[in-house]
Context: one part of a larger RNA
RNA sequence: CUGGGCGUAAAGCGCACGUAGGUGGUUUGAUAAGUAGUCUGUGAAAGCCCCGGGCUUAACCCGGGAACUGCAGACUAAACUGUCUCACUAGAGAUCAGUAGAGGGAGGUGGAAUUCCUGGUGUAGCGGUGAAAUGCGUAGAUAUCAGGAAGAACACCGGUGGCGAAGGCGACCUCCUGGACUGCAUCUGACACUGAGGUGCGAAAGCGUGGGGAGCGAACAGGAUUAGAUACCCUGGUAGUCCACGCCGUAAACGAUGAGAACUAGCUGUUGGGCGGGCACCGCUUAGUGGUGCAGCUAACGCAAUAAGUUGUCCGCCUGGGGAGUACGGCCGCAAGGCUAAAACUC
Repeated sequence: CUGGGCGUAAAGCGCACGUAGGUGGUUUGAUAAGUAGUCUGUGAAAGCCCCGGGCUUAACCCGGGAACUGCAGACUAAACUGUCUCACUAGAGAUCAGUAGAGGGAGGUGGAAUUCCUGGUGUAGCGGUGAAAUGCGUAGAUAUCAGGAAGAACACCGGUGGCGAAGGCGACCUCCUGGACUGCAUCUGACACUGAGGUGCGAAAGCGUGGGGAGCGAACAGGAUUAGAUACCCUGGUAGUCCACGCCGUAAACGAUGAGAACUAGCUGUUGGGCGGGCACCGCUUAGUGGUGCAGCUAACGCAAUAAGUUGUCCGCCUGGGGAGUACGGCCGCAAGGCUAAAACUC
């Protein structure tokens, strides 16, 4: 390279948008680039292969043929691909009317709880554990009542539920804003799919500047436990957790399953629409989201209308274990580090 693969064995980029490229619905006519056929020229000789011949054989040599699967030109064909062209509406998109939703951003508001502060009542304990101790408390704690302050998170509803491309999103109100779905028609007329580079988004932790700091809490300190205990348990507690702006760009970023397409038994739950029926319910249809289970697939487990089945679409990735996601170089970053990515050696 040809191949074979990527749920769990090595292997799907964390997710999207999109450039080049690749691929692309139905139909009319044209063309003849691809494609197919015939012919001509060329494809040196030698060699390889086949047939025959010459040295006593063979190697070797001589003659003939085939082959050289290629290239160029001419003519022909017009189904398929391409190009141009007449159209179409089943893909895609748009308009209109509705629907559900923790989708995103900004501003405001609320109650429960916690801690702290002030005051009242009140007295000797509180707290914590397997048991304790450190700790707090007669300078009046814990408990309880009233008032005040602060920050963070939003119980019940809540779901096997919903929304989002993924990360993710949960009190209430207002404003701004993205997407999805449904329905009757109408419109555009292939405008599509994928997507190397590229660009954007991207949990937590971490970083920079400035705020904030109730609770929790790496580090740290103390108390226990223990042979030890740099832990698990307890008492404290700094970064951080929160906000604004700017970085970082990674995760078991998981469905360990790339995106798209068409096809393919059932049964059953659930969410949002539409239609029909004597309408608490049932049926049909549509878009999601679950369970179970045929065919088929799979090494098995299992998957199975949300495929791991089928696929003349496109991209990414894998090629024994270790060395190593490391070194070196490059690019990016304030740093931490990230991305790209070997080899020797060894089993």